[in-house]
A computed fold for a 105-nucleotide RNA from Rossellomorea marisflavi, annotated as SAM riboswitch aptamer (S box leader). The RNAcentral record of the sequence draws on Rfam and Ribocentre.
């Protein structure tokens, strides 16, 4: 990195270095010297797994917890694509690609 699956409308930032980018591609809209990206230090949210616990007890299952292990801390994965309803703009399903976790080769 490949292949499988489940989610992805919530939530959650201070400080320091340090200096222009950065929101996955593409196009739009956005964010940004009132400092972007990266890096450290603490610090938070969130139950993906594993633990620990409670109910429930054939199995299955439904709670709590932030202890590990990841992850994440602008905007719905910021919107697009297609269909479909309305009827100049919006809803609703579904997809494409992606994020993240668990498996697995």
């Nucleotide at each position: 990195c490949g292949c499988u699956u489940a989610u992805c409308a919530a939530g959650a930032g201070a400080g320091g270095c340090a200096g222009a980018g950065g929101g996955a591609a593409u196009g739009g809209c956005c964010c940004u010297a009132u400092g972007a990206a990266g890096c450290c230090u603490c610090a938070g949210c969130a139950a993906c797994a594993g633990g620990u616990u409670c109910c429930a007890a054939a199995u299955c299952g439904g709670g709590a917890u932030a202890c590990u292990g990841u992850g994440c801390u602008a905007a719905u994965u910021c919107c697009a694509c297609a269909a479909g309803c309305a009827g100049g703009u919006g809803c609703u399903u579904g997809a494409a690609a992606g994020a993240u976790g668990a498996g697995u080769c």